[in-house]
The prediction has a mean pLDDT of 77. SAM riboswitch aptamer (S box leader) from Mariprofundus sp. KV, 133 nucleotides, folded computationally. Taxonomically the source falls in Mariprofundus (Bacteria, Candidatius Mariprofundia, Mariprofundales, Mariprofundaceae).
RNA sequence: GCUUUAUCCAGAGCGGUGGAGGGUUACAGGCCCUGUGAAACUGCGGCAACCGGCCAGAGACUAUUUUGAUAGUUUUUGGAGAAUGGUGCCAAUGCCUGCCCGAAGUGAGUAAUCACGGAGGGAGCGAUGAUGG
Numbered sequence: 001g002c003u004u005u006a007u008c009c010a011g012a013g014c015g016g017u018g019g020a021g022g023g024u025u026a027c028a029g030g031c032c033c034u035g036u037g038a039a040a041c042u043g044c045g046g047c048a049a050c051c052g053g054c055c056a057g058a059g060a061c062u063a064u065u066u067u068g069a070u071a072g073u074u075u076u077u078g079g080a081g082a083a084u085g086g087u088g089c090c091a092a093u094g095c096c097u098g099c100c101c102g103a104a105g106u107g108a109g110u111a112a113u114c115a116c117g118g119a120g121g122g123a124g125c126g127a128u129g130a131u132g133g
Base pairs, nucleotide, nucleotide: 002132004130005129006128007127008126013044014043015042016041017040021033022032023031027098028097029096030095045090046089047088049087050086051085054079055078056077057076058075059074060073061072062071063070064069094125099122100121101120105116106115107114108113
C1' cells in the first nucleotide's frame, strides 16, 4: 500500500523538551486552535471502540455415543468486569462544505412550469480495529 467488514453527533488531564505551526486525504472555500506555546518526542494519568479472555444463549459441521448427550471447529446474539494482553484514542460531528437525491418555505407565471432555498438522506474519501492474501 491492497481486499472484506464494523464503528465514527458520546467520552478522556497535568507536566518536561521544543519553538511555529496545526485542525486525519488531494485540493479548494470557510471556520477554529495556537508565544496565555502549534507540530514532534517524552513522563505520569485518563477514556473506552475492536480483537483476544470470562459467563450465558442459538445455528451449522465433525468425532464419539448407552441415542440421553459429550467434545472440538465455526458463525452469531447478549452480559459482566478489567484496563490484565494486542492496538487505538484524550478541542470543536471525521470541525463544516465541495458528488447524488431532496422536505418545509420564498419569488415569477393565467397555467404548465421555472428559479431561489437546503431540513434530512445516500455515496465517495478518510481514520481506527479485525480478517484475508
The sequence was found by an Rfam model in a public genome assembly.